[in-house]
This is a predicted structure of a 75-nucleotide RNA (transfer RNA) from Arenibacter sp. NBRC 103722. RNAcentral holds the sequence, with entries from ENA. RNAcentral records the identical sequence in 3 taxa. The prediction has a mean pLDDT of 81. The source organism's lineage runs through Bacteria, Flavobacteriia, Flavobacteriales, Flavobacteriaceae and Arenibacter. It matches the Rfam family "tRNA". By type it is a transfer RNA.
RNA sequence: CGGGAUGUGGCGCAGUCCGGUAGCGUACACGGCUGGGGGCCGUGUGGUCGCAGGUUCAAAUCCUGUCAUCCCGAC
Numbered sequence: 001c002g003g004g005a006u007g008u009g010g011c012g013c014a015g016u017c018c019g020g021u022a023g024c025g026u027a028c029a030c031g032g033c034u035g036g037g038g039g040c041c042g043u044g045u046g047g048u049c050g051c052a053g054g055u056u057c058a059a060a061u062c063c064u065g066u067c068a069u070c071c072c073g074a075c
C1' cells in the first nucleotide's frame, strides 16, 4: 500500500441477506416463594447500533468517507 472480517445497553450476542422504527441471555434495582442462605419466579432501569455524511415517508440494515481491532497479500 491492496483485499477481507468484526464493531449493537456494564458484559456476551441476535437482528443486516429481503429497509418498517432494536431484542435475547447475563448483570443491576425492586417485589414474591423459602426460617435464613442459596436457588427459582415476576416486574423494572439501561443502547437509538464505532464515527461523519448521503439516499428514503422511514436506515442497525442501502451508498460514500473515516476510526479501531484482527486476518491475508504485496513492497
Base pairs, nucleotide, nucleotide: 001073002072003071004070005069006068007067010026011025012024013023020057028044029043030042031041032040033039050066051065052064053063054062